[in-house]
Parts: sequence; structure tokens; C1' cells
RNA sequence: CGAGUGAACUAAGCGGUCGCUUGCUUUUCUAGCAAGAGGAAAGUCCGAACUCCAGAGGGUAUAGUGCUGGGUAACACCCAGGUGUCGUGAGACAACGGAAAGUGCCACAGAAAAUAAACCGCCCAAGUUUUCUCGCACGGGAAAACAGGCAAGGGUGAAAAGGUAGUGUAAGAGACUACCGCGCAGGCUGGUGACAUCCUGCGGCACGGUAAACCCCACUUGGAGAAAGACCAAAUAAGGAAGCAUUCGUGGUCAAUAAUGUAUAAUGGGCCACGGGCAGGUUACCCGCCUGAAGCUUCCGGGUGGGUUGCUCGAGGCAUCCAGAAAUGGGUGUCCUAGAUGAAUGACCGCUCUAGACAGAAUUCGGCUUACCGGUUUACUCGUCUC
Repeated sequence: CGAGUGAACUAAGCGGUCGCUUGCUUUUCUAGCAAGAGGAAAGUCCGAACUCCAGAGGGUAUAGUGCUGGGUAACACCCAGGUGUCGUGAGACAACGGAAAGUGCCACAGAAAAUAAACCGCCCAAGUUUUCUCGCACGGGAAAACAGGCAAGGGUGAAAAGGUAGUGUAAGAGACUACCGCGCAGGCUGGUGACAUCCUGCGGCACGGUAAACCCCACUUGGAGAAAGACCAAAUAAGGAAGCAUUCGUGGUCAAUAAUGUAUAAUGGGCCACGGGCAGGUUACCCGCCUGAAGCUUCCGGGUGGGUUGCUCGAGGCAUCCAGAAAUGGGUGUCCUAGAUGAAUGACCGCUCUAGACAGAAUUCGGCUUACCGGUUUACUCGUCUC
């Protein structure tokens, strides 16, 4: 100097004139002061806070996650590490438990795609038949056919019964041997751990892949959602119809009452407790639990669509110190930075500059993902040149 990798900041700024929203001050008006869209506000993909369902219990289902350790309110997030793949490298990515529980799938090509084979080939020892030949026979030799043997060589494919060397064979082949690879079991060392290195024994080898296929294993999982909810005001037809039901038993207790009374029962009645049944609730089902004795459920029709609150002080921001490898945690100090509700920040002028992209809050926060014109800072890697 060039090309890369990782991380952080910024996202036009300044001035003037009018205009908009909120808060505060002001006796009201007026006026004044302060503040006023983002790093992603987007996606609605995760996790929560908060509210409601009486409480939020158990089980099943459903759904999610999936190497190890740490962080966090929590998470599928973040930090550090392990294994694997890619890259010369700095680094990047992983949907990272299990294929020896079972089921399924692997198009086309190919002989054959998992206890899966013969297209091209190799062999003719042994078996049957025929022909020729060594002078006949015995006994040999050669060729061909049938039957047969092989999975070593070649081909197809993403993938075809592990590799090298040898023994052996008619020809071969883990058929056998040695070494390597692989599987199972165990041990030593290092590490919290995932794992790493090494060693021992057994085994011809559980034989290809796929779980982002069903499935198995481990852990987690109540639901709904700010139009959640709470309060106030107003209005309406004291609205109509249907269905279920308005209950049973046991025990205790209270009052009244008849013939005749100041007494006293039985039956009946009220209240309480327990149990059964019924209705409703528990936003998938079951159990459990709760409420109730007149209401509950469903349908039709009518009225209202107003106001206040929830609504912004927070698992908050910034600076600094300590602990930690880091994520992060703690201490001290300081600051208050939108709360609209058909929906607020717009218009004009001037200057500066390197340039103005993606794009507007609607309960809030922690993340992830996606979009993006540029500018600034920093650490590291590779290449070239010079000293």
C1' cells in the first nucleotide's frame, strides 16, 4: 500500500419565521418555560412483567427445546469451551441426544439400494454329453456344449459388503494371516464437564444413509390478552321464546300449634352440618376443587359505542470504581428523556458538509430475524514493496 475478518458509534447539523401535541407556571384569556418517533419503531418469531378466569392442584394430550459449563426475571437469547464441516488465515456455520427398540423412505440410472446381486467379465479343478487325437486297450491331451463356481477387475449411481500387503484357490473372496480402520468392554493421565491423549482385552466386523421422516429418551409447558381489565354516566321494550332445573337422605337445633292449660308432642316449617344427585365455572379432556337452589344455557329483537383510568419512575438511562476470562453482578454519584386516540414534530428561508438510505411509537421490557445510502473508530489475518 492492497485485500479480508471481528467489534463499537453515527444516521445530517446550525440559525431564523410561522404552525402542531403534552406537561408546568399564570386569577382566566393571553403569555412564558421544558420536552416531543428508531437502530431497527418493522416481523409478531421467542421470553416475561401486568390484568382476568375462586385457587392455579394432579394426570393425559398438545407444544417446545436437545453437546458441556456459566449468565439472566426468563428464553429457542448471551458468554466461554468441546466435537464436526468450510477457509492459507484472522474466523464462520451447526435443526449438535438416540439408527443395537420398532416402522417407513432412498427418484432416475444400475444386475442389485440393506441380511440387497450378475450387465460386461474371470474360472472349467470336480459333474454330464459330444468331437478330434496320442498305434488299439489301460491311461493321457485338446476343443465345444450343458450344468456350475466367483463378487476380486470394469460399468451405473450421492452412496454398491472397509484399506494395504501376503497365504490360499480352477478362478477368487476377511476364506485365513500381519498392520491399519471400525465396534464393544475396561484402564491410566489432564479437565467441574462435554471431551482429549495413550494403553489393554475381545470381535471378522451389530453389515450404507436418513429422525429438518414417524418414533424412543431427557427436561420444560393452565388459558386468554390492553379492544386485557377497573370505575362512572346515560339510554332502552319492567323485551320475547325454548330447554334443563327448582331435589333426596341422615343428624342436630329453634319456634309455633290441638283437644282444656302457663304444658306437650307427632306431622309439617325455618336454620345449620355432612353425604348423594342436578345446573354452572375452572378458555383441550379426565379427576379434584369452587359457586348455587333460582338461576343457568341457547336463540330472536332493542339500547349504548360517551368519559376517567390502565398510560408511562422503569428487571430505567448515563458516568465511574470493584469482582469476573467474558456474558454479567455489586457500590457511589447523577438524570427524568412522547403518551396521541381517524391518531401530535410540518412548511419556508439561509449556511455548513462526506451524506442523508431503510424507514414512524399506540401497555412496557429482554432478545432474535429481516431492510439499509454513507461516514467514523479500533483489534487481528493474508499478500506485496522498502528499511

Model confidence (mean pLDDT): 76 of 100. Predicted 3D model of a 387-nucleotide RNA (Bacterial RNase P class A) from a Candidatus Dadabacteria bacterium. Of the family's consensus pairs, 99% are formed in the model. It matches the Rfam family "Bacterial RNase P class A". By type it is a ribozyme.